[in-house]
The prediction has a mean pLDDT of 76. TPP riboswitch aptamer (THI element) from Rhodobacteraceae bacterium PARR1, 101 nucleotides, folded computationally. The model forms 96% of the base pairs in the Rfam consensus. Its Rfam family is "TPP riboswitch aptamer (THI element)". About the family: Vitamin B(1) in its active form thiamin pyrophosphate (TPP) is an essential coenzyme that is synthesised by coupling of pyrimidine and thiazole moieties in bacteria.
RNA sequence: CACCUUACCUCGGGGUGCCUGUUCACAGGCUGAGAUGCGAAAGCGGACCCGUUGAACCUGAACCGGAUCAUACCGGCGGAGGGAAGGUGCAUGGAAUCCUC
Numbered sequence: 001c002a003c004c005u006u007a008c009c010u011c012g013g014g015g016u017g018c019c020u021g022u023u024c025a026c027a028g029g030c031u032g033a034g035a036u037g038c039g040a041a042a043g044c045g046g047a048c049c050c051g052u053u054g055a056a057c058c059u060g061a062a063c064c065g066g067a068u069c070a071u072a073c074c075g076g077c078g079g080a081g082g083g084a085a086g087g088u089g090c091a092u093g094g095a096a097u098c099c100u101c
Stems, first nucleotide, its partner, number of pairs: 001093002006089005011051004017030005036045003057082003063076004
């Protein structure tokens, strides 16, 4: 100096469904990292995940195929388009200079 890896600090991005019980409150069940609290709502928090090495998440999409009691459940779509970063340290590699042999 560069940088595959990795940790920390600060900052930022994102989603929150389906079914049953009177469905409102509330309770239970399914998948998942996450289905949450307050609120009429918009939002504001918490937990979780993700930050260009970008499938966290959004659009396409009230899409297509397959499952399921049902679903944004699984896959396709997707070598499609968008999408939020700085610093420090460890490790690794290279160059220059100095010293020693």